About this RNA
This is a predicted structure of a 71-nucleotide RNA (transfer RNA) from a Nanobdellota archaeon. Lineage of the source: Archaea > Nanobdellati > Nanobdellota. Its Rfam family is "tRNA". The sequence is in RNAcentral, with records from ENA.
RNA sequence: GCGGUAGUGGCGUAACGGUAGCGUGGAGGCCUGUGGAGCCUCAGGAAGGGGUUCGAUUCCCCUCUACCGCC
Numbered sequence: 001g002c003g004g005u006a007g008u009g010g011c012g013u014a015a016c017g018g019u020a021g022c023g024u025g026g027a028g029g030c031c032u033g034u035g036g037a038g039c040c041u042c043a044g045g046a047a048g049g050g051g052u053u054c055g056a057u058u059c060c061c062c063u064c065u066a067c068c069g070c071c
Base pairs, nucleotide, nucleotide: 001070002069003068004067005066006065007064010024011023012022013021018054026042027041028040029039030038047063048062049061050060051059
């Protein structure tokens, strides 16, 4: 330099055009002799920019970051 894969809450991951779920972690409450077990509730997220579309995490383009391969 070229090609490919990936980027989603604190962490790990899913969905792949139509409300962004799950686990774990966090906060509050219930329960309990006690709570670190169990139950309920809540908060918290799309790497950045642009385009297509009625509608984009999803499709297209550029950039950034990480990893892999080629040279």